[in-house]
Molecule: RNase P RNA; transfer RNA
Organism: Propionibacterium sp.
RNA sequence: CGAGGCGGCCAGGCGAUCGCGGCGCUCCUGUCAGCGUCGAGGAAAGUCCGGACUCCACAGAGCAGGGUGGUGGGCAACACCCACCCGGGGUGACCCGCGGGCCAGUGCCACAGAAAACAAACCGCCUUCGACGCUCGUCGGAGGCAAGGGUGAAAAGGUGGUGUAAGAGACCACCGGCACCCCAGGUGACUGGGGUGGCCAGGUAAACCCCACCCGGAGCAAGACCAGACAGGGAACGCCCGAGGGCUGCUCGCCCAAGUUCCCGGGUAGGUCGCACCAGGCCGUCGGCAACGACGGUCGCAGAUGGAUGAUCGCCCUCGACAGAAUCCGGCUUAUCGGCCGCCUCGUCCU
RNA sequence: CGGGGUGUGGCGCAGUUGGUAGCGCGCCUGCUUUGGGAGCAGGAAGUCGCCGGUUCGAGUCCGGUCACCCCGACCA
Numbered sequence: 001c002g003a004g005g006c007g008g009c010c011a012g013g014c015g016a017u018c019g020c021g022g023c024g025c026u027c028c029u030g031u032c033a034g035c036g037u038c039g040a041g042g043a044a045a046g047u048c049c050g051g052a053c054u055c056c057a058c059a060g061a062g063c064a065g066g067g068u069g070g071u072g073g074g075c076a077a078c079a080c081c082c083a084c085c086c087g088g089g090g091u092g093a094c095c096c097g098c099g100g101g102c103c104a105g106u107g108c109c110a111c112a113g114a115a116a117a118c119a120a121a122c123c124g125c126c127u128u129c130g131a132c133g134c135u136c137g138u139c140g141g142a143g144g145c146a147a148g149g150g151u152g153a154a155a156a157g158g159u160g161g162u163g164u165a166a167g168a169g170a171c172c173a174c175c176g177g178c179a180c181c182c183c184a185g186g187u188g189a190c191u192g193g194g195g196u197g198g199c200c201a202g203g204u205a206a207a208c209c210c211c212a213c214c215c216g217g218a219g220c221a222a223g224a225c226c227a228g229a230c231a232g233g234g235a236a237c238g239c240c241c242g243a244g245g246g247c248u249g250c251u252c253g254c255c256c257a258a259g260u261u262c263c264c265g266g267g268u269a270g271g272u273c274g275c276a277c278c279a280g281g282c283c284g285u286c287g288g289c290a291a292c293g294a295c296g297g298u299c300g301c302a303g304a305u306g307g308a309u310g311a312u313c314g315c316c317c318u319c320g321a322c323a324g325a326a327u328c329c330g331g332c333u334u335a336u337c338g339g340c341c342g343c344c345u346c347g348u349c350c351u
Numbered sequence: 352c353g354g355g356g357u358g359u360g361g362c363g364c365a366g367u368u369g370g371u372a373g374c375g376c377g378c379c380u381g382c383u384u385u386g387g388g389a390g391c392a393g394g395a396a397g398u399c400g401c402c403g404g405u406u407c408g409a410g411u412c413c414g415g416u417c418a419c420c421c422c423g424a425c426c427a
Stems, first nucleotide, its partner, number of pairs: 001347010012316007020039007041322001045333002048331005053219004060252004065215005070084005085099001086097004100210002105208002107204003122149002124145009157175006176200002178197008223273004232264006244256003266426003280299008317320001352423007361376004370407001378394005400416005
């Protein structure tokens, strides 16, 4: 200099004027006015996970159902994060993996093919018998074989040899895999070394299923309180042999229980709380490889209910993306013009 | 804001042990008819909303994403 990998941060800037929402203070009160202060995001999004919170028995049992899936750790919890292991990719920094189990069982493997699973024989190879035939050979019968061809996504280890009528892990050597045993290292997944066994007969669990662990349901329109308006009628099942409710099914158990459900009709579409201070941000020290934890200091940081964060002007630059809270947090995923910083790798050249 | 569902020819819909995507209406061509309709015969038309993954192979199984639709206030 060129190409690349990983991590972190920013999200046009400054000034002026006007405007909007919350909170606090002042003026006697105030919805008005003045002053002060705060006012969207890294994803506020998708609602895909996990929690907090609320109600239903402060939450029960069994079956069913759902979820997770290498190991160890972190966390309130997780499908998230960190470290490591294994497999795959890259020259490398590094990246990717829904990564338990098809020797518990069952199912499936279309078409093609002889055969798709405790195997089979289309072509073929070989032996033998018979017929034809001048020995090669051709046809037919009986039998052996699985090396070669062919089909397929997938056909039962590979190479070389021994052996044989032809062959074959049938046997042998080496290589690859698997299972078991021993030794060493590691908390563990696992790794390294040695030995034994011809054990070598598939794939699929994002097929049923098995194993281990986890999961009660609903959701802030949850739920609590206050105020106000109206108009009731009908049907069904019930009132101690008990309907119905406890919002995924069944059984049990427990609790409430005199009303419940449906249809037609009517009324209100108001206020307060929940609601914004938390698993909180930042800084420092210590422990830890890290995620993270402990301690100390410091900060107060949006909160509506037609729903606030905008408009105009001036200057500058690299001319500005995706997009906007609605109960609140921790993640994941998706969208995103560009820019900055740090660490690292490879190539070329120079010293 | 919360919860649920759907997406397959032009339109309305089927599609389960994953294995060549079908049905009805419509459209086109031919026959029939003087002509049209009806009828008969034949035919065309599908990125299975989109993007990945599992698998030999996905409309179907898994994940992500987009669009559309439905339901949910309180009182008597």